[in-house]
This is a predicted structure of an 84-nucleotide RNA (c-di-GMP-I riboswitch aptamer) from a soil metagenome. It matches the Rfam family "c-di-GMP-I riboswitch aptamer". Its family is annotated with cyclic-di-GMP binding in the Gene Ontology. Of the family's consensus pairs, 95% are formed in the model. The prediction has a mean pLDDT of 84.
RNA sequence: GGCAAACCCAGAGAAAUCUGGGGACGCAAAGCCACGGGACUGGCCAGACAGAAGCUCUUCUGGCAAGUCAGCCGGGUUGCCAAA
Numbered sequence: 001g002g003c004a005a006a007c008c009c010a011g012a013g014a015a016a017u018c019u020g021g022g023g024a025c026g027c028a029a030a031g032c033c034a035c036g037g038g039a040c041u042g043g044c045c046a047g048a049c050a051g052a053a054g055c056u057c058u059u060c061u062g063g064c065a066a067g068u069c070a071g072c073c074g075g076g077u078u079g080c081c082a083a084a
Stems, first nucleotide, its partner, number of pairs: 002027002007022006025071001031077003035074003038069004043064006050058003
């Protein structure tokens, strides 16, 4: 020298979340890539208890495909200037 959490404002999205501006909690790759694990979001399928209700909805768990997170971890890849 660089990046920028929470929060605020504006915008995009059904949501997770993202983009821009403000702002700095932090970061020595907090640059980039969803490859492995993980988290989150809604959808479908299956199961379970309870509630509403009257056979459907909500909640929870598991599975499937999709989306998001690189500031959750691992992996891959690239990397400025100066001094010593």